[in-house]
C1' cells in the first nucleotide's frame, strides 16, 4: 500500500434479545488540598484504553456462592447447565531484604585489608500467583509478576523562579527534579499442539427384521 474479515469481553445454537463483567455518560454518598479513587442507582451509550526489557516456577488438598437459560407447573418449589464471585491450608519464578562462598580487581594504601557491581547457595517478608480448563497433558507469551520509559492530569507539602518587602519573613503568581494520580475489563487455559466428551452424516463386521 492492497484485499478480506471484525466491531468492548463473555455465556446462552447468537443475529435480534437476555444474563454477567468492563468502560463512558447521568445522579447520590464518602476519602482527599486537588487530580483522582471507592460504593450505590440508571428502560442511557459501546470502533478511546501508550511503549520497551525481563520472569515462566508452584501448578496440591479442601470449602462457599452463583444470573439468564433449560426442566416441571395454573403459578411456584425442586433439579440441570454454567458465564463467573470468592475463602482456608500448603506451595511458588524473577524482582526486593539479609547472610555465606567465589571470580575479578578500580580508587586509596608501604603493606595488610578490600565496598559496590557480577556469579552461586541459603534464609526472610509483603504483594501477586496457584487452587479456578471442555476431565486433562504440554509449549509460548500477555491482558499476568517485576523493572524502566512515555503521554496526560493535580498543585496540599516541598524545591526553584518572579513579584513583594528592611528582610532569605508573611503573602501572591508561575513551574515541577521529587510527590500524588491516570492510560478498562478478559488467562475459571489467552494464543497454539495434543487429548477427552457430546451431536450430525455416510459406511462395515454381526443380525430373520429392528438394530448395530
Nucleotide at each position: 500500500c492492497a484485499a478480506c474479515g471484525g466491531a468492548c469481553u463473555u455465556a446462552a445454537a447468537u443475529a435480534a434479545u437476555u444474563g454477567a463483567g468492563c468502560a463512558c455518560c447521568c445522579g447520590a454518598a464518602g476519602c482527599g488540598a486537588a487530580a483522582u479513587c471507592u460504593u450505590c442507582g440508571g428502560u442511557g451509550u459501546g470502533a478511546a484504553u501508550g511503549g520497551a526489557g525481563u520472569c515462566a516456577a508452584a501448578u496440591u488438598c479442601g470449602g462457599u456462592g452463583a444470573a439468564a437459560c433449560c426442566u416441571u407447573u395454573g403459578a411456584g418449589c425442586u433439579g440441570g447447565c454454567a458465564a463467573c464471585a470468592c475463602c482456608g491450608a500448603g506451595c511458588u519464578a524473577a524482582g526486593c531484604u539479609u547472610g555465606g562462598a567465589g571470580a575479578g580487581g578500580a580508587u586509596g594504601u608501604u603493606u595488610u585489608u578490600g565496598a559496590a557491581c557480577c556469579u552461586c547457595c541459603a534464609a526472610g517478608g509483603a504483594a501477586a500467583g496457584u487452587g479456578u480448563a471442555g476431565a486433562g497433558a504440554c509449549u509460548a507469551g500477555a491482558c499476568g509478576g517485576c523493572u524502566c520509559c512515555c503521554g496526560c492530569c493535580u498543585g496540599a507539602c516541598u524545591g526553584u523562579u518572579a513579584c513583594g518587602g528592611c528582610g532569605a519573613a508573611a503573602g501572591u503568581a508561575a513551574u515541577a527534579a521529587a510527590a500524588g494520580g491516570u492510560g478498562a475489563a478478559g488467562g475459571u487455559a489467552u494464543a497454539g499442539u495434543c487429548c477427552a466428551g457430546a451431536c450430525c452424516a455416510c459406511a462395515a463386521a454381526c443380525u430373520g427384521c429392528u438394530g448395530a